This is a predicted structure of an 86-nucleotide RNA (transfer RNA) from a Candidatus Woesearchaeota archaeon. Its mean pLDDT, the model's own confidence on a scale to 100, is 81. It matches the Rfam family "tRNA". Rfam describes the family as follows. Transfer RNA (tRNA) molecules are approximately 80 nucleotides in length. The family's RNA type in Rfam is transfer RNA. Its family is annotated with triplet codon-amino acid adaptor activity in the Gene Ontology.

RNA sequence: GCCUCGGUAGCUUAGUGGUGGAGCGCGCGGCUGUUACCUCUUUGGAAGAAACCGCGAGGUCGAGAGUUCGAGUCUCUCCCGAGGCG
Repeated sequence: GCCUCGGUAGCUUAGUGGUGGAGCGCGCGGCUGUUACCUCUUUGGAAGAAACCGCGAGGUCGAGAGUUCGAGUCUCUCCCGAGGCG
């Protein structure tokens, strides 16, 4: 230098040109009431975790332009990553 694939939420990813979704994570709530410490206590307890359940936030879809009534999706240029050829 050339070719192929990839870039979508914090992470992993789905997505036939027609409403951008899921899992994990995060936040709030429900349920339960483990163990150590701390706090309150009228010594009865209160408070309190994980798991589970419910709800929610979080995306200018790598950048720009074009085509189209409509683009995450198609076209062009560029950037980043992986692989291959020379």
NCBI's taxonomy places the organism under Archaea, Nanobdellati, Candidatus Woesearchaeota.